[in-house]
RNA sequence: GUGUUAUCUCGAGUGGUGGAGGGAAUGGCCCUUUGAAACCACAGCAACCGAUCCCUUUGCCGUUUUCACGGUGUCGGGAUGUCAGGUGCUAAUUCCUACCUUUGUCCUGUUUUUAUAGGGCAGGGGACAGAUGAGAC
Numbered sequence: 001g002u003g004u005u006a007u008c009u010c011g012a013g014u015g016g017u018g019g020a021g022g023g024a025a026u027g028g029c030c031c032u033u034u035g036a037a038a039c040c041a042c043a044g045c046a047a048c049c050g051a052u053c054c055c056u057u058u059g060c061c062g063u064u065u066u067c068a069c070g071g072u073g074u075c076g077g078g079a080u081g082u083c084a085g086g087u088g089c090u091a092a093u094u095c096c097u098a099c100c101u102u103u104g105u106c107c108u109g110u111u112u113u114u115a116u117a118g119g120g121c122a123g124g125g126g127a128c129a130g131a132u133g134a135g136a137c
Stems, first nucleotide, its partner, number of pairs: 001137002004134005013042005021031003027096002043090003048086002050083003053078003058073006094129001099126012
C1' cells in the first nucleotide's frame, strides 16, 4: 500500500516545549492567543488481540474389571469475572452533513376530484468515505 472482517450515540486530561492553526474530505457548525497542530512526560479510558476462568465438541495418552478419573491438544461459545503484555483512544454521535430510499408534516404549482410535481422542516434505513483492531497478501 491492497483487499477481507468486526466495531464505531459508552468512556477517559493534566503539565512541559511550541506559537497559529485544528476538527479527513463538501457545505455547515464548532474548538483555539483564557494558547491550535506537533513532540515529550505522567495520568486515565476501553477491552480488539493476548493471559486467565467457566461451559461445550472432539482426538490422543495413562490408570482402572467396569463406571470413571487424570494428563494433553482441539471446534464453538460465555464472562453481568480478573489482569493489562501488543495496539488504540482521552471536545462535540465518525460533531452534523453531500448519494439513494422511505415515514410524518407544512408550503407552492397543476388538476373538478382522486392524484401529481417541486420545495421546507423533523425522523428511519441503506450506500459511499473514514477511523481502530485482527489476520492475509
The RNA shown here (SAM riboswitch aptamer (S box leader)) has 137 nucleotides and comes from Desulfuromonas sp. Of the family's consensus pairs, 97% are formed in the model. The prediction has a mean pLDDT of 76. It matches the Rfam family "SAM riboswitch aptamer (S box leader)". The family has 457 seed sequences and 9,625 matches in Rfam 15.1. Taxonomically the source falls in Desulfuromonas (Bacteria, Pseudomonadati, Thermodesulfobacteriota, Desulfuromonadia).